[in-house]
This is a predicted structure of an 88-nucleotide RNA (c-di-GMP-I riboswitch aptamer) from a Chloroflexota bacterium. The sequence was found by an Rfam model in a public genome assembly.
RNA sequence: UCUGAAACAGAGCAAACCCGCCGAGAGGCGGGGACGCAAAGCCAGGGAUCUCGCGGGCAACGAUCCGCAAGACCGCCCGGUUGCCAGG
Numbered sequence: 001u002c003u004g005a006a007a008c009a010g011a012g013c014a015a016a017c018c019c020g021c022c023g024a025g026a027g028g029c030g031g032g033g034a035c036g037c038a039a040a041g042c043c044a045g046g047g048a049u050c051u052c053g054c055g056g057g058c059a060a061c062g063a064u065c066c067g068c069a070a071g072a073c074c075g076c077c078c079g080g081u082u083g084c085c086a087g088g
Base pairs, nucleotide, nucleotide: 001088002087003086004085012037013036017032018031019030020029021028022027035075041081042080043079045078046077047076049072050071051070053068054067055066056065057064
């Protein structure tokens, strides 16, 4: 530096769901719980998705479509960064 088919060691995280709290919401935090995970560690930089607000389109209605702004999500993908074991 690259790779992760299989195996080993010591660890780690924790989906759905349930309870409590916070938030307008997406969602977050804590406890229980494990579907999974070699980065399911960390960073919202790019895309996607989701929420709410504003504006616009459609003959008209409606988060139905488009744009903008503010958020959410890294357990959707890419990128950045650090890192266990093994192999080359």

The prediction has a mean pLDDT of 82.